Annotation: This is a predicted structure of a 72-nucleotide RNA (transfer RNA) from a bacterium. It matches the Rfam family "tRNA". From the family's description: Transfer RNA (tRNA) molecules are approximately 80 nucleotides in length. The coordinates come from a structure-prediction model, not an experiment, and the mean pLDDT is 84.

């Protein structure tokens, strides 16, 4: 160059067109002499970036950016 996977919460990941989430971490609280643990609750997102298609895009389509793997 060419082919393919991948980028979504602090980490790790779902979410194949209709209200963005789980687990784990943080914080608040019950509980405890305290501490961990365990329950409960909060709050945390420009879903890599631009653009098209659709009422309606994380999602489908094009081009860019990165990382991963193969092939020359």
């Nucleotide at each position: 160059g060419c082919c393919g996977g991948g980028a979504u919460a602090g980490c790790u990941c779902a979410g194949u067109g209709g209200c963005a989430g789980a687990g784990c971490a943080a914080c608040g609280g019950u509980u405890u002499c305290g501490u961990a643990a365990a329950c409960c609750g909060u709050a945390g997102g420009u879903c890599g970036a631009g653009g098209g298609u659709u009422c309606a895009a994380a999602u489908c389509c094009c081009u860019c950016u990165c990382c991963c793997g193969g092939c020359u």